[in-house]
Context: one part of a larger RNA
RNA sequence: GAUGAAUGCUGGCGGCAUGCCUAAUACAUGCAAGUCGAGCGGUAACAUGGCUUCACCGUUCUCUUGACACACUUGGCUAUUAUGCGAGUGGAAAGAUUCGAGGGAACUGUGAAGCUGAUGACGAGCGGCGGACGGCUGAGUAACGCGUGAGAACAUACCCCAAAGUGAGGGAUAACUAGUCGAAAGAUUAGCUAAUACCGCAUGUGAUCUUUGGAUUAAAGCAUUUAUGCGCUUUGGGAAUGGCUUGCGUACGAUUAGAUAGUUGGUGAGGUAAAGGCUUACCAAGUCGACGAUCGUUAGAUGGUUUGAGAGGAUGAUCAUCCAGACUGGGACUGAGACACGGCCCAGACUCCUACGGGAGGCAGCAGUAGGGAAUCUUUCACAAUGGGCGAAAGCCUGAUGGAGCAAUGCCGCGUGCAGGACGAAGGCCUUCGGGUUGUAAACUGCUUUUAAAGCCGAGAAAUAUGAUGGUAAGCUUUGAAUAAGGAUCGGCUAGCUACGUGCCAGCAGCCGCGGUCAUACGUAGGAUCCGAGCAUUAUCC
Numbered sequence: 001g002a003u004g005a006a007u008g009c010u011g012g013c014g015g016c017a018u019g020c021c022u023a024a025u026a027c028a029u030g031c032a033a034g035u036c037g038a039g040c041g042g043u044a045a046c047a048u049g050g051c052u053u054c055a056c057c058g059u060u061c062u063c064u065u066g067a068c069a070c071a072c073u074u075g076g077c078u079a080u081u082a083u084g085c086g087a088g089u090g091g092a093a094a095g096a097u098u099c100g101a102g103g104g105a106a107c108u109g110u111g112a113a114g115c116u117g118a119u120g121a122c123g124a125g126c127g128g129c130g131g132a133c134g135g136c137u138g139a140g141u142a143a144c145g146c147g148u149g150a151g152a153a154c155a156u157a158c159c160c161c162a163a164a165g166u167g168a169g170g171g172a173u174a175a176c177u178a179g180u181c182g183a184a185a186g187a188u189u190a191g192c193u194a195a196u197a198c199c200g201c202a203u204g205u206g207a208u209c210u211u212u213g214g215a216u217u218a219a220a221g222c223a224u225u226u227a228u229g230c231g232c233u234u235u236g237g238g239a240a241u242g243g244c245u246u247g248c249g250u251a252c253g254a255u256u257a258g259a260u261a262g263u264u265g266g267u268g269a270g271g272u273a274a275a276g277g278c279u280u281a282c283c284a285a286g287u288c289g290a291c292g293a294u295c296g297u298u299a300g301a302u303g304g305u306u307u308g309a310g311a312g313g314a315u316g317a318u319c320a321u322c323c324a325g326a327c328u329g330g331g332a333c334u335g336a337g338a339c340a341c342g343g344c345c346c347a348g349a350c351u352c353c354u355a356c357g358g359g360a361g362g363c364a365g366c367a368g369u370a371g372g373g374a375a376u377c378u379u380u381c382a383c384a385a386u387g388g389g390c391g392a393a394a395g396c397c398u399g400a401u402g403g404a405g406c407a408a409u410g411c412c413g414c415g416u417g418c419a420g421g422a423c424g425a426a427g428g429c430c431u432u433c434g435g436g437u438u439g440u441a442a443a444c445u446g447c448u449u450u451u452a453a454a455g456c457c458g459a460g461a462a463a464u465a466u467g468a469u470g471g472u473a474a475g476c477u478u479u480g481a482a483u484a485a486g487g488a489u490c491g492g493c494u495a496g497c498u499a500c501g502u503g504c505c506a507g508c509a510g511c512c513g514c515g516g517u518c519a520u521a522c523g524u525a526g527g528a529u530c531c532g533a534g535c536a537u538u539a540u541c542c
Base pairs, nucleotide, nucleotide: 001541002540003539005538006537007536008535009534012414013413014412015411016410017409018407019406020372025370026369027368029367030366031365034129035128036127039126040125042122043121046120047119048118049116050115051114052113053112054111055110056109058107059106060105061104062103063102064101065100066099067098070090071089072088073087076085077084136325137324138323145250146249147248148247149246150245151244154242155241156240159238160237161236162235163234164233165232166231167201169199170198176191177190178189179188180187181186206217207216208215209214221230222229223228251297252296253295258288259287260286263285264284265283266282267281268280269279270278300322301321302320303319304315305314306313307312327348328347329346330345331344350361351360352359353358378404380403381402382401386400387398388397389396390395417447418446419445420444427438428437429436430435452479453478454477455476456475461469486531487530488529489528490527491512492511493510497526498525499524500523501522507514508513
């Protein structure tokens, strides 16, 4: 000087970073990889429409029934009752009119139930693409693992360019329905159905093989505004990515000196996308090694980081590239790509459920828990941005990511006032008792308002729309020195000294050393020095 630090004392604010170095120990809980209905059959849920039935309200028509109900005429009375009271006629068979009750029909509205995939959508299912990226960790690995340079015998989904094609058919199966078994996980039988699922036929620009005669080999549709768009098949090229080989470099140990039988090479065969003992049969006896083989120990590698004038040393957190791993060991399947973290199978250890027959699980994803430890954070917000997957799109998913929270863990910045103020208050401490010192320090006077508090206003990040952060940053106004200083040291190294206490005791100490009655070295006080929201100590590296 440095640190992913820890500990002690102390602690005002902001910005930017960083945060299990130990047990690759075990994990409760939630989330971290889905998406496409414009591939398909469909319809469990939700919503809409249509139909049917029922209930209720309203309107219209009709039937039955009741009324001191009705229709017509006119005289009188009272003018406080008003088309009132009274009288007569007609018919009370039928009809008209008014009021009421009951039954039926039609329509409208509301509600309920059922049916209907018709529509928006969509649980489960078939199918496609993605789960091989992103994220985490460093156990293993001393190796073509990494770094750097070169090479030939290879592959590549999605993307770009170019050429050719996309014809006519078939048989199934899941879902579903009906059963059976099982505690569950789940399994199973029969029947039905679709596709961009599967299968042959045709064609052959091409491609593959070839004895140059020939042989083999494709395809899938969907949407639509009917213009087309998105796809599909075969082939050639590109881009970028990956597999393989190799020169050089890449820790320590000789108290590790010999190692090796698929071992080294050849031929044939097999296998791979591809060269090759990669595998196998046969043949030969090679191959590596003091220029350190083999063995053992340790370790992910690098760009970098840190120190140093440099050479060099140490280191490999965060960020970036590569490699390896996903409870431990082994294995393959699918696929363009895996021998696959949140896929499968087997074995093992552990945990959980069980009806004891059998099942389920894998945080070295994000949070979080226990444990270990000197020690390391929230079971937070959002997909608004950047990026990724799927989709024609709308969009959905995204603990990647963007943010916020916690921690002086680090770096950087700011503040805790500024100016004046005494031959110098009081108090403290020392004193030769004269004084000195704390000390312009305080009080007091004037000023300022970073910060703080309160109020107002208010971005950018977003394109035209969309902001989690967040009413955040910034800005303005008001208040008032108001809210804000400690830590270590003072014998020499090493800046900074006296008094008292103690008396080889108590104690200090990085080294030398100090302390046994005069201690600048122990403890306390006053003073001083250094650094300062930090200061010391410990650990480690140069």

Small-subunit ribosomal RNA, 5' domain from an uncultured bacterium, 542 nucleotides, folded computationally. Model confidence (mean pLDDT): 84 of 100.